Small-subunit ribosomal RNA, 5' domain from Laceyella sacchari, 494 nucleotides, folded computationally. The prediction has a mean pLDDT of 86. RNAcentral holds the full RNA, with entries from ENA and SILVA. Its Rfam family is "Bacterial small subunit ribosomal RNA".

Context: one part of a larger RNA
RNA sequence: GAUGAACGCUGGCGGCAUGCCUAAUACAUGCAAGUCGUGCGGGGGUCUUCGGACCCUAGCGGCGAACGGGUGAGUAACACGUGGGCAACCUGCCCGUAAGACUGGGAUAACUCCGGGAAACCGGUGCUAAUACCAGAUAAUCUCUUUCUCCGCAUGGAGAAAGAGUAAAAGGCUUCGGCCACUUACGGAUGGGCCCGCGGCGCAUUAGCUAGUUGGUGAGGUAACGGCUCACCAAGGCGACGAUGCGUAGCCGACCUGAGAGGGUGAUCGGCCACACUGGGACUGAGACACGGCCCAGACUCCUACGGGAGGCAGCAGUAGGGAAUUUUCCGCAAUGGGCGAAAGCCUGACGGAGCAAUGCCGCGUGAGUGAUGACGGCCUUCGGGUUGUAAAACUCUGUUCUGAAGGAAGAAGUUCUGACGGUACUUCAGGAGAAAGCCCCGGCUAACUACGUGCCAGCAGCCGCGGUAAUACGUAGGGGGCGAGCGUUAUCC
Numbered sequence: 001g002a003u004g005a006a007c008g009c010u011g012g013c014g015g016c017a018u019g020c021c022u023a024a025u026a027c028a029u030g031c032a033a034g035u036c037g038u039g040c041g042g043g044g045g046u047c048u049u050c051g052g053a054c055c056c057u058a059g060c061g062g063c064g065a066a067c068g069g070g071u072g073a074g075u076a077a078c079a080c081g082u083g084g085g086c087a088a089c090c091u092g093c094c095c096g097u098a099a100g101a102c103u104g105g106g107a108u109a110a111c112u113c114c115g116g117g118a119a120a121c122c123g124g125u126g127c128u129a130a131u132a133c134c135a136g137a138u139a140a141u142c143u144c145u146u147u148c149u150c151c152g153c154a155u156g157g158a159g160a161a162a163g164a165g166u167a168a169a170a171g172g173c174u175u176c177g178g179c180c181a182c183u184u185a186c187g188g189a190u191g192g193g194c195c196c197g198c199g200g201c202g203c204a205u206u207a208g209c210u211a212g213u214u215g216g217u218g219a220g221g222u223a224a225c226g227g228c229u230c231a232c233c234a235a236g237g238c239g240a241c242g243a244u245g246c247g248u249a250g251c252c253g254a255c256c257u258g259a260g261a262g263g264g265u266g267a268u269c270g271g272c273c274a275c276a277c278u279g280g281g282a283c284u285g286a287g288a289c290a291c292g293g294c295c296c297a298g299a300c301u302c303c304u305a306c307g308g309g310a311g312g313c314a315g316c317a318g319u320a321g322g323g324a325a326u327u328u329u330c331c332g333c334a335a336u337g338g339g340c341g342a343a344a345g346c347c348u349g350a351c352g353g354a355g356c357a358a359u360g361c362c363g364c365g366u367g368a369g370u371g372a373u374g375a376c377g378g379c380c381u382u383c384g385g386g387u388u389g390u391a392a393a394a395c396u397c398u399g400u401u402c403u404g405a406a407g408g409a410a411g412a413a414g415u416u417c418u419g420a421c422g423g424u425a426c427u428u429c430a431g432g433a434g435a436a437a438g439c440c441c442c443g444g445c446u447a448a449c450u451a452c453g454u455g456c457c458a459g460c461a462g463c464c465g466c467g468g469u470a471a472u473a474c475g476u477a478g479g480g481g482g483c484g485a486g487c488g489u490u491a492u493c494c
Stems, first nucleotide, its partner, number of pairs: 001493003005490005012364006018357002020322001025320003029317003034063003039060002042057006070275003080199007089192002094188007102136004111126001113124004142165010171180003201247003208238003213235008250272004254265004277298005300311004328354001330353003336350001337348004367397004377388004402431006411421001438483005443464003449478005459466002
């Protein structure tokens, strides 16, 4: 000098930040991911001129739920950073280009009826729709096979021709102009996957490690290369340039310190990674091996009619526990952003705000001017006086802040409407010096000295050291020094 700090004493206001560093301990309660009726059939409601109009929605279907939010357990690793490679890859929504969207079919949930179960829920019968599902047609620059040309960076790549194969929703709305959606191919953009060089830790009182191990052939698998997996074959591979083992640890941009080199750290904010009660697994999907999805096992908690079921705050609040220690079970979708929707809009504990905490930084105030019989009181005294001290009183002012009243935003983008914050910020008027100063230190280091008490006691102390009868070092008082809504102490880093 610094801190996500804590503790002690003290504490007026505002702005901006920050706030479980410990038990990745266990969690009551509420909320945190829905949306679309302009995909579909059904059910219900309101109004009705009985024609119809409008609204709600359990189910099927679509998109989203892989984002956003949390945490740092694990990980010494291509996890991260940086620079490259993919002639070994994928990419929903979005943009561009080209072509298309034809003919048919069978189901099923909802619903009805029946049945089982305490519940969670489940089974059967019958009916029905679709942008759900299936078959066929058409078709390419797509896929496969063959031939040719050109090229390269090793495997190889690009183009042309021929043959074979493969698609869709005759959809929705419409003011009939179109808009939205669908299929195929190519390209773009964005996001990802894989590989490699280099870099960043402690112990050698860890010296040897390794059987899918290292390589090859073939096969499987993947979006894709690869012992990724498998069969066979060979016997390799790594290591004092530190393998292996053990310990510790998320990495970085950055942050702290320092003239720098360096050292330390990895809170908030941003990027990447990993995890979601513990362990394992796959399904769906463009994308997950999926925090608020599924299955299995385990521990724990809860319900039960004992047969069986339900749950996962390392989301936002909040509770218990642990701890020196860390906040409200708040308001709003007004803004920004996200999901869905043609839109209106709905959802959004992301976010925007308010609340609490001197936790930090910054700013302001606690009054200003005049005022000497240098008052009273206190303290010291050589008893003359000195000092507190212009300090107070007193007089003259001011109104930052405070209190009350009145007015009152910007933030709204979108000529209208829309503001949680908020009657907030700010402005004006009135009142009134009224309501606002402490903490540490004074032996040397180190700025600031006397008196009394105590008597190696009580105590102080960062180091040196003080205290055993005149203690500037303990305690109190007066005085002084330092900082100031803070001041000290402790801890840690430079």